This is a predicted structure of a 130-nucleotide RNA (SAM riboswitch aptamer (S box leader)) from a Flammeovirgaceae bacterium. Model confidence (mean pLDDT): 76 of 100. It was read from a public genome assembly, where an Rfam model found it.
RNA sequence: AACUUAUCCAGAAAGACCGAGGGAAUGGGCCCGAUGACGUCUUAGCAUCCUGUCCUGACGUUACCGUCAAGGAUGUUGUGCUAAAUCCCUUUCUUGUUUCGGUGACUACCGAAACGGAAAAAGAUAAGUA
Numbered sequence: 001a002a003c004u005u006a007u008c009c010a011g012a013a014a015g016a017c018c019g020a021g022g023g024a025a026u027g028g029g030c031c032c033g034a035u036g037a038c039g040u041c042u043u044a045g046c047a048u049c050c051u052g053u054c055c056u057g058a059c060g061u062u063a064c065c066g067u068c069a070a071g072g073a074u075g076u077u078g079u080g081c082u083a084a085a086u087c088c089c090u091u092u093c094u095u096g097u098u099u100c101g102g103u104g105a106c107u108a109c110c111g112a113a114a115c116g117g118a119a120a121a122a123g124a125u126a127a128g129u130a
């Protein structure tokens, strides 16, 4: 790098340096940024993984005790993150709602648009695989 699975409307800062763009890609929006963004470093924090100890619970056992990351507290390790829903849309579907137009003549059908919903693609993160 690739593949598989899972998650993505939650959460979480400051200091120093740098010096102009940044928010993944295509396109369209909308935001952040000399009151210094983005990025790098340090510390802190948030989430999650591994896991020690203690407590509770469940199961097994006559009992001692053992098993279970099942819950909580506290510590350890790894990783990622700390503006805005993956910032929003851009692909497909929709017997949802509304508006417009046409046909029909009875409450339907067709088309277009807007809002909403679902799925997919792409992306990000984690674990695993050869």
Stems, first nucleotide, its partner, number of pairs: 002129007013043005021032003027089003044082005051075006057068004086122001091119004096115008